[in-house]
């Protein structure tokens, strides 16, 4: 410098145009002398950011910013 992946809840991680699964964790209840276990319910409508395209954007296009690999 240049090609490629990647940036999604506190953490991993799915989701390829119709407004967001899962798991661990964490909050509250059930149960248990108690804890743990186990069962239930709650937990991102700002999906790096900043235009854009569409009725509509995590998705799709241009730009930056951060990380990772090759490459020079």
């Nucleotide at each position: 410098u240049g090609a490629c992946c990647g940036g999604u809840c506190g953490c991993c991680a799915a989701g390829u145009g119709g407004u967001a699964a899962g798991g661990c964790a964490g909050c509250g209840g059930a149960u248990u002398u108690u804890g743990a276990u186990u069962c239930c319910g709650c937990c991102a409508u700002u999906c790096g950011g900043a235009g854009g395209u569409u009725c509509g954007a995590u998705c799709c296009c241009u730009c930056c910013c951060c990380g990772g690999u090759c490459u020079g």
About this RNA
Transfer RNA from Acidovorax sp. CF316, 72 nucleotides, folded computationally. Model confidence (mean pLDDT): 82 of 100. Its Rfam family is "tRNA". The sequence is in RNAcentral, with records from Rfam.